[in-house]
Molecule: SAM riboswitch aptamer (S box leader)
Organism: Heyndrickxia sporothermodurans
RNA sequence: CUCUUAUAAAGAGUAGCGGAGGGACUGGCCCUAUGAAGCUCGGCAACCUUUCAUGAUGAUCAUGAAUCGGUGCUAAAUCCUGCAAAACACUUGUUUUGAAAGAUAAGAG
Numbered sequence: 001c002u003c004u005u006a007u008a009a010a011g012a013g014u015a016g017c018g019g020a021g022g023g024a025c026u027g028g029c030c031c032u033a034u035g036a037a038g039c040u041c042g043g044c045a046a047c048c049u050u051u052c053a054u055g056a057u058g059a060u061c062a063u064g065a066a067u068c069g070g071u072g073c074u075a076a077a078u079c080c081u082g083c084a085a086a087a088c089a090c091u092u093g094u095u096u097u098g099a100a101a102g103a104u105a106a107g108a109g
Stems, first nucleotide, its partner, number of pairs: 001109007013041001015040003021031003025082001027080002042074003047070002050066007078101001083098006
C1' cells in the first nucleotide's frame, strides 16, 4: 500500500510543555491568543490479549464481568454534505434507506 470482516448519535481534563493553526478531501458550517497542531500526564472505551462466570458443543462458540498488557479515542452524529433510490413538499427543499469515501480494530497478501 491492497484485500476481507466488524464498528460508529454513548463515553472521556478548567492539567503541564508548546506556540498558529485545526476539523481527511469537495461545498458548507464551525473550533481556535478565554491559546490551534504536536508532545507529556490523566481519563474513556473494550477491537485484540489475558482471567473468571453461565449456557450450548465433536473441535469450539455465544453472552456477561474484569482487564497490569497491544492499539484506538478524548468539540460538534464519521460536525453536515458529495452518488443512488423512496416518501412528502414543489419557492427546488425536507426526511428516510442504501452505496461511495475516510477512520479504527483484527486477519490476510